[in-house]
Context: one part of a larger RNA
RNA sequence: GCGAACGUUAGCGGCAGGCCUAACACAUGCAAGUCGAGCGAGAACGGGGCUUCGGCCCCUAGUAAAGCGGCGGACGGGUGCGUAACACGUGGAUAAUCUGCCUUUCAGUGGGGAAUAACACUCCGAAAGGAGUGCUAAUGCCGCAUUCUCCGGCAGGGACCUCGGUCCCAGUCGGCAAAGAGGGCCCUUAAAAGCUCUCGCUGGAAGAUGAGUCCGCGGCCCAUCAGCUUGUUGGCGGGGUAACGGCCCACCAAGGCUUUGACGGGUAGCUGGUCUGAGAGGAUGACCAGCCACACUGGGACUGAGACACGGCCCGGACUCCUACGGGAGGCAGCAGUGGGGAAUAUUGGGCAAUGGGCGCAAGCCUGACCCAGCCAUGCCGCGUGAGUGAUGAAGGUCCUCGGAUCGUAAAGCUCUGUGGGAAGGGACGAAAAAAUGGGGGUUAAUACCCCCCAUCUUGACGGUACCUUCUUAGCAAGCACCGGCUAACUCCGUGCCAGCAGCCGCGGUAAUACGGAGGGUGCAAACGUUGCUC
Numbered sequence: 001g002c003g004a005a006c007g008u009u010a011g012c013g014g015c016a017g018g019c020c021u022a023a024c025a026c027a028u029g030c031a032a033g034u035c036g037a038g039c040g041a042g043a044a045c046g047g048g049g050c051u052u053c054g055g056c057c058c059c060u061a062g063u064a065a066a067g068c069g070g071c072g073g074a075c076g077g078g079u080g081c082g083u084a085a086c087a088c089g090u091g092g093a094u095a096a097u098c099u100g101c102c103u104u105u106c107a108g109u110g111g112g113g114a115a116u117a118a119c120a121c122u123c124c125g126a127a128a129g130g131a132g133u134g135c136u137a138a139u140g141c142c143g144c145a146u147u148c149u150c151c152g153g154c155a156g157g158g159a160c161c162u163c164g165g166u167c168c169c170a171g172u173c174g175g176c177a178a179a180g181a182g183g184g185c186c187c188u189u190a191a192a193a194g195c196u197c198u199c200g201c202u203g204g205a206a207g208a209u210g211a212g213u214c215c216g217c218g219g220c221c222c223a224u225c226a227g228c229u230u231g232u233u234g235g236c237g238g239g240g241u242a243a244c245g246g247c248c249c250a251c252c253a254a255g256g257c258u259u260u261g262a263c264g265g266g267u268a269g270c271u272g273g274u275c276u277g278a279g280a281g282g283a284u285g286a287c288c289a290g291c292c293a294c295a296c297u298g299g300g301a302c303u304g305a306g307a308c309a310c311g312g313c314c315c316g317g318a319c320u321c322c323u324a325c326g327g328g329a330g331g332c333a334g335c336a337g338u339g340g341g342g343a344a345u346a347u348u349g350g351g352c353a354a355u356g357g358g359c360g361c362a363a364g365c366c367u368g369a370c371c372c373a374g375c376c377a378u379g380c381c382g383c384g385u386g387a388g389u390g391a392u393g394a395a396g397g398u399c400c401u402c403g404g405a406u407c408g409u410a411a412a413g414c415u416c417u418g419u420g421g422g423a424a425g426g427g428a429c430g431a432a433a434a435a436a437u438g439g440g441g442g443u444u445a446a447u448a449c450c451c452c453c454c455a456u457c458u459u460g461a462c463g464g465u466a467c468c469u470u471c472u473u474a475g476c477a478a479g480c481a482c483c484g485g486c487u488a489a490c491u492c493c494g495u496g497c498c499a500g501c502a503g504c505c506g507c508g509g510u511a512a513u514a515c516g517g518a519g520g521g522u523g524c525a526a527a528c529g530u531u532g533c534u535c
Stems, first nucleotide, its partner, number of pairs: 001533002004531005011383006017376002019341001024339003028336003033071003038068002046059005078294003088218007097211002102207008110144001112142002119134006150175005156169005180199006220266003227257003232254004237249003269291004273284004296317005319330004347373001349372003355369001356367004386416004396407004420476001421472006430462001436456007479524005484505003490519005500507002
């Protein structure tokens, strides 16, 4: 010094921290959704009305639930199994690369088609689920047109260059796009078209951000591990990738690494940092932050800008559960919580008010991220348990040389104070917005719509908490270890090498400052000791 544990003790608050062991197994709930301003379809309960009592109509409601489609589920959160490696740190390279959303900018957004869920009907199945037929929409899918740039082929000029190529300029041939929605105006029987604004969509250029890959250097132990290697090392040609490359493949050559430690074995996530130390160094990597790896175990790809994907898919395995025995379902190393292991580590809490994230024009919805609350002296810090006065040095305890000494101004008494506790009242900061309304400006054909500015208005889980005021009574709040030397602190009694103590030296066998008790003292103090680990 500690993510500690154990023993005794324990008043309050603030701020932190809290499974180091079984990456053991998990009941239950929640942890990733959102968009009706992309699309088609569309209930019921309930209420009202009518009724031939069968039912029908209206509201509920274009709502709920579901489906197609878009974006997000690759972030955020957890854990440290694996990994001695370009995993990490640091410095470079990419002339060998990609990058959704975002910003800037250029050019466009024309005209068609075929399906398919939902739905209806039929059927299979215990279930999970599935099959068939028929219908339908789109910002879903597919052709066609157009092409400033873009991609490919051909050929030209200039600049740079690591001599492999890269960049710029202009040419020719061929090729690749797209999607609409909403507000307003206008016009309508209703639409469509038109104008305008906003959000989108397509192709390109640039940026930003993020990521991939490669390289130099750096950081564990064992030589009782000395030789290792056949896709191995290199070449040629291909495949594959966003991209270089034996990454993969065919052929050819026989190479490549190694005592500057190859190969093998053990251990281990790495770093900023943290602890210690005068430093050098040593130890360490909890919390917080960056990177990596993993998601029951092993393997695989799909989708996608991005995954080989914790709460996606497929296959093999172990385990658990359901089953009509044919077959199915699951994965807390998310937040709580349970069993187990252990010396040992918390609530199946509140809220989206703030910050941040996803979706959405927005309102908003979702968010166990987060913000808070609960538990634990686990740690650090602060406060309190009273202050002043008070000598018949009271009573009582202990010791005594019996004179006294000491506990000791300590108590009592007197005078005060009111932190914490209790009661009453007031009562926050954290909140600024968005939306809406009004005013002004811009855009526009337009006083609509939309955008900007100003004003008004609204929103608090914590919490009736913090804090403030008043009242109340010294009343309710001190222990733990030690006292032989090291090492601050001494006497009596008991015990008698016994019982016991002990970190080392060592104490105890009849006067023990060392054992046990008492009185006194010393040290710390809401803690004090012990144990463990590290310097």
Model confidence (mean pLDDT): 83 of 100. Small-subunit ribosomal RNA, 5' domain from an uncultured bacterium, 535 nucleotides, folded computationally. It matches the Rfam family "Bacterial small subunit ribosomal RNA".